[in-house]
The part of an RNA shown here (small-subunit ribosomal RNA, 5' domain) has 523 nucleotides and comes from an uncultured bacterium. It matches the Rfam family "Bacterial small subunit ribosomal RNA". The coordinates come from a structure-prediction model, not an experiment, and the mean pLDDT is 84.
Context: one part of a larger RNA
RNA sequence: GAUGAACGCUGGCGGCGUGCCUAACACAUGCAAGUCGAGCGGGGCCGCUUCCUUCGGGAGGCGGUUCAGCGGCGGACGGGUGAGUAACGCGUGGAUAAUCUGCCUUGUACUUUGGGAUAACGUUCGGAAACGGACGCUAAGACCGGAUAAGCUGACGGAACCGCAUGGUUUUGCCAGAAAAGGGAACGGUACAGGAGGAGUCCGCGUCUGAUUAGCUAGUUGGGGGGGUAAAGGCCCACCAAGGCGACGAUCAGUAGCCGACCUGAGAGGGUGAUCGGCCACAUUGGGACUGAGACACGGCCCAAACUCCUACGGGAGGCAGCAGUGGGGAAUAUUGCACAAUGGGCGCAAGCCUGAUGCAGCAACGCCGCGUGAGGGAAGAAGGUUUUCGGAUCGUAAACCUCUAUCAAUGGGGACGAAAGGGCAUAUCCGUAAGGGUAUGUCUGUGACGGUACCCAAGUAAGAAGCCCCGGCUAACUACGUGCCAGCAGCCGCGGUAAAACGUAGGGGGCAAGCGUUAUCC
Numbered sequence: 001g002a003u004g005a006a007c008g009c010u011g012g013c014g015g016c017g018u019g020c021c022u023a024a025c026a027c028a029u030g031c032a033a034g035u036c037g038a039g040c041g042g043g044g045c046c047g048c049u050u051c052c053u054u055c056g057g058g059a060g061g062c063g064g065u066u067c068a069g070c071g072g073c074g075g076a077c078g079g080g081u082g083a084g085u086a087a088c089g090c091g092u093g094g095a096u097a098a099u100c101u102g103c104c105u106u107g108u109a110c111u112u113u114g115g116g117a118u119a120a121c122g123u124u125c126g127g128a129a130a131c132g133g134a135c136g137c138u139a140a141g142a143c144c145g146g147a148u149a150a151g152c153u154g155a156c157g158g159a160a161c162c163g164c165a166u167g168g169u170u171u172u173g174c175c176a177g178a179a180a181a182g183g184g185a186a187c188g189g190u191a192c193a194g195g196a197g198g199a200g201u202c203c204g205c206g207u208c209u210g211a212u213u214a215g216c217u218a219g220u221u222g223g224g225g226g227g228g229u230a231a232a233g234g235c236c237c238a239c240c241a242a243g244g245c246g247a248c249g250a251u252c253a254g255u256a257g258c259c260g261a262c263c264u265g266a267g268a269g270g271g272u273g274a275u276c277g278g279c280c281a282c283a284u285u286g287g288g289a290c291u292g293a294g295a296c297a298c299g300g301c302c303c304a305a306a307c308u309c310c311u312a313c314g315g316g317a318g319g320c321a322g323c324a325g326u327g328g329g330g331a332a333u334a335u336u337g338c339a340c341a342a343u344g345g346g347c348g349c350a351a352g353c354c355u356g357a358u359g360c361a362g363c364a365a366c367g368c369c370g371c372g373u374g375a376g377g378g379a380a381g382a383a384g385g386u387u388u389u390c391g392g393a394u395c396g397u398a399a400a401c402c403u404c405u406a407u408c409a410a411u412g413g414g415g416a417c418g419a420a421a422g423g424g425c426a427u428a429u430c431c432g433u434a435a436g437g438g439u440a441u442g443u444c445u446g447u448g449a450c451g452g453u454a455c456c457c458a459a460g461u462a463a464g465a466a467g468c469c470c471c472g473g474c475u476a477a478c479u480a481c482g483u484g485c486c487a488g489c490a491g492c493c494g495c496g497g498u499a500a501a502a503c504g505u506a507g508g509g510g511g512c513a514a515g516c517g518u519u520a521u522c523c
Base pairs, nucleotide, nucleotide: 001522002521003520005519006518007517008516009515012371013370014369015368016367017366018364019363020329025327026326027325029324030323031322034073035072036071039070040069042067043066044065045064046063047062048061049060050059051058052057080282081281082280089207090206091205092204093203094202095201096200099199100198101197104195105194106193107192108191109190110189111188112146113145114144115143121136122135123134124133125132126131152177153176154175156173157172158171159170160169161168162167182187208254209253210252215245216244217243220242221241222240223239225237226236227235257279258278259277260276261272262271263270264269284305285304286303287302288301307318308317309316310315335361337360338359339358343357344355345354346353347352374404375403376402377401384395385394386393387392408464411458412457413456414455418450422445423444424443425442426441427440428439429438430437431436467512468511469510470509471508472493473492474491478507479506480505481504482503488495489494
């Protein structure tokens, strides 16, 4: 000098930040991922309406709303944590002639013809529940055939050019194979080729301590062959060979997420890895795959284990290292708050819905910064305290007193920026046969959690606002009394045994100041 600090004493205001470093301990409760009716059929409710009627009602149509279901997209992002990991995990520089890529974007070519089901629903059965069985019905942009194929993929051939070893690019012949979905328009769907952004894999170099760890290794090292993957590869498998690593520290053990950065330092260096940003890993513990463009998936599935809960004892349910909050641990770390107004994300044509991301508010001197606790005058140097050589000295212009000001707090009034969008209308223009739609401009309307907050104005009183540590040397600041190697102090040297500037108290003084000291840690 620094800190995510804690403790002691003290504490006026504001701005901006920061706030479980310990038990990756266990969790009550609420919320944290939905959305689309412009993909589809249905149940409930409401309104309008047509037909029939035995006047009770019945059958149907249209619209709205709501509910679950089928279907699509999203749940792989965002948010948390740092357990594990000494590793191509991270950083940096490369490779991919060994790769994939939903949404978005550019271009080209298509969007044809059929079919069978199944949830919901109905009937019924089982179960305490969770949930499940049987039979029957139905729809789709769900699912499955056929056609077509510029281009694409595969097999077998030909040619040209190129390179970086395997090889790559272009072109050509023939055979085989794979598409599509609708919808009222808007908006979509399929194939192929590119772009952007994203991701996978591989390599060079760098990345803590211990030799009181010296040998380690059997899919181990390599091969040709096969499997698998989007993709090279012992990644996996059978066979063959006997290799591979190591004092330039293998193996083993300990510790640890890595970096941009942060702290310190003139620098070199040393230390750290909170907040913010990038990457990685994990989601009670261990294992596994499914779906998907993407996961081996925090709020998905299956199995095993521990724990907790429900149970009719047959069987079931759960996972806060999301935001709050609880218990526990600890020296120690906050509200079961408000809002989607802004920014961003998901879905949707849109309106909009969802969003504990985020924006804000609350708590805490935890940190940094700013402000205030008054300003000017005022010597009878008052009273009083302390001290004294009894003359005085000092607190001290300090107070009183006079004049002034009003920051902050308190009171009264006014009162935001953050708002762009979105919606209606008009005009122009483009697309369209039209309905209508896109874009631009104008105009009207219109949305704020924070918040009656910031800010401004007014009135008015010095009123409501100072402490902490130290004073032997280092080190800035001295006297008196008490104590008497006691009580005590102390960072080091050391003080204290009868005049202690070192203990305790008082007066005075020094330092810093809404803080000041102590402890811990780093330079």